[in-house]
A computed fold for a 75-nucleotide RNA from a Blastocatellia bacterium, annotated as transfer RNA. The sequence is in RNAcentral, with records from ENA and MGnify. Rfam family: tRNA. By type it is a transfer RNA.
RNA sequence: AGGCACGUAUGUCAAUGGUAGACGGCCACCCUUACAAGGUGGAGGUUGGGGGUUCGAAUCCCUCCGUGCCUACCA
Numbered sequence: 001a002g003g004c005a006c007g008u009a010u011g012u013c014a015a016u017g018g019u020a021g022a023c024g025g026c027c028a029c030c031c032u033u034a035c036a037a038g039g040u041g042g043a044g045g046u047u048g049g050g051g052g053u054u055c056g057a058a059u060c061c062c063u064c065c066g067u068g069c070c071u072a073c074c075a
Base pairs, nucleotide, nucleotide: 001071002070003069004068005067006066007065010024011023012022013021018055026042027041028040029039030038048064049063050062051061052060
């Protein structure tokens, strides 16, 4: 320098262009003498940034940033 993949909740990951979710963790309550386990409920998101297309974008297009892998070049 070129190519590919990825970036979503605190973590690991889903989501056909049509209400952003699951599990783990966290908080409250129930249960227990108490703790753990279990049960019920709850909080938590600029979907990496910006722009475009569209009635509507996490999803499609452009650009930038970051991470990983591969190739090339230099030494």
The same sequence occurs in records of 4 taxa. The organism belongs to Blastocatellia, within Bacteria.